[in-house]
RNA sequence: CGAGUAAGCCAUACAGUCGCGUGCGUCAAUACCGAAAGGUGGCGUAUGAGGAAAGUCCGAGCUCCAUAGGGCAGGGAUAACGGGUAACGCCCGCCGAAGGCGACUUCAGGAAAAGUGCAACAGAGAUAUACCGCCGAGCCCUUGAGGUUCGGUAAGGGUGGAAACGUGAGGUAAGAGCUCACGGGUGAGCAGGGAACUGACUCAUCCUGCAAACUCUAUCCGGAGCAACACCGCAUAGGAGGACUUAAGGUUGGCCCGACCGUCCUCGGGAAGGUGGCUAAAGUGCCGUGGCAACACGUCACGUAGAUAGAUGACUGUACAAGACAGAACUCGGCUUACAGACUUACUCGCAUC
RNA sequence: GGGGCGUUAGCGCAGUUGGGAGCGCACAACACUGGCAGUGUUGGGGUCAGGGGUUCGAAUCCCCUACGCUCCACCA
Numbered sequence: 001c002g003a004g005u006a007a008g009c010c011a012u013a014c015a016g017u018c019g020c021g022u023g024c025g026u027c028a029a030u031a032c033c034g035a036a037a038g039g040u041g042g043c044g045u046a047u048g049a050g051g052a053a054a055g056u057c058c059g060a061g062c063u064c065c066a067u068a069g070g071g072c073a074g075g076g077a078u079a080a081c082g083g084g085u086a087a088c089g090c091c092c093g094c095c096g097a098a099g100g101c102g103a104c105u106u107c108a109g110g111a112a113a114a115g116u117g118c119a120a121c122a123g124a125g126a127u128a129u130a131c132c133g134c135c136g137a138g139c140c141c142u143u144g145a146g147g148u149u150c151g152g153u154a155a156g157g158g159u160g161g162a163a164a165c166g167u168g169a170g171g172u173a174a175g176a177g178c179u180c181a182c183g184g185g186u187g188a189g190c191a192g193g194g195a196a197c198u199g200a201c202u203c204a205u206c207c208u209g210c211a212a213a214c215u216c217u218a219u220c221c222g223g224a225g226c227a228a229c230a231c232c233g234c235a236u237a238g239g240a241g242g243a244c245u246u247a248a249g250g251u252u253g254g255c256c257c258g259a260c261c262g263u264c265c266u267c268g269g270g271a272a273g274g275u276g277g278c279u280a281a282a283g284u285g286c287c288g289u290g291g292c293a294a295c296a297c298g299u300c301a302c303g304u305a306g307a308u309a310g311a312u313g314a315c316u317g318u319a320c321a322a323g324a325c326a327g328a329a330c331u332c333g334g335c336u337u338a339c340a341g342a343c344u345u346a347c348u349c350g351c352a353u354c
Numbered sequence: 355g356g357g358g359c360g361u362u363a364g365c366g367c368a369g370u371u372g373g374g375a376g377c378g379c380a381c382a383a384c385a386c387u388g389g390c391a392g393u394g395u396u397g398g399g400g401u402c403a404g405g406g407g408u409u410c411g412a413a414u415c416c417c418c419u420a421c422g423c424u425c426c427a428c429c430a
Stems, first nucleotide, its partner, number of pairs: 001350008010341001012319007020048008031040003050325001054336002057334005062225004069257004075221005081093004095109001096107004110216002115214002117210003131157002133153008165183006184207001185205005190199003229276004239267006249261003269429002283302003287298004320323001355426007364379004373410001381397006403419005
């Protein structure tokens, strides 16, 4: 210098003018809007979207249903190991496998030796098989090393993603893990390690793949969601009619038990009214200590939108890298997805020079 | 804002232990007719919404994304 890998950070900036939401202060009413509950103004000042606010895929807080109960069946989720965390399917470390020259990346990564199932087409045969071929015996014609019947054989051909672990030797009528040597896989023992796991040792060996097929093992799981929920207010208004009636129904989303509540259908009224829930939170940052790290503890500082038809905007100028994806709606911790470009740090490979 | 469901030919829809992509209407050609309609025969037409993964093999199983449909206020 070029090509990369990983992590982090920013997300146009500044100035002026006009405007909007919210908090606080102040001024103003015996004021205004509304039937009421309740709400409203001017000025000043402070503050005002994101790294993903998104998808709603996980885990929680919060609220109601009973305090979230018992049993059975079924369902769902997760899946090496150790740690972190309020918790998690997240994060960190580590093991194994795969990929890359490498930095490094990816993995739904338990069990196929409990059982069941599937493997289309092709192929003789798909977990068991005899089509061709090889070998033995019998028979027939007739001597060609022919035909036929019975049997043995998975070494060779061919098909396939996959054909009974691979290579070599012995062995045999021909063959075969049938036997042996070496090597691979799996299981058990032994040794090391905290564990997954590893190993040059010993023994055994039921050696195709699929569990994002059923299933088995281990662990966990009550439901609904801020349009939850609480309070206030309007009305013929704790409305009217009908049915079920002590068994049924609802909460309870599969059944039974238990607990609680009368329940259901139809018709109708009210303006889909107002207030709270609503933002201080498992919060953020610097430093120190412990830890490989995730993270934990301590000190100090900050303390940061809260609408309800929904604010966070428009215009002008300057600068550069020329501005992407995109707009809070109860709140957090994660994951995933979208995204122009700029910067920082560490590391790898190649080339050149010293 | 929250919950649920769906996407297969131009339209409406099937498609199950994962292996052939199909049906009806529509469309085109031909035949019957003087012509049309109608009927019959034949045929064309597909990114199984898009992408990735598991598998020998995916419309089907799993994940992500896009689009569409539907339900949910209070007095109670």
Two RNAs folded together computationally: RNase P RNA and transfer RNA, 430 nucleotides in total.
Rfam match: Bacterial RNase P class A. Rfam classes the family as a ribozyme.
Its mean pLDDT, the model's own confidence on a scale to 100, is 76.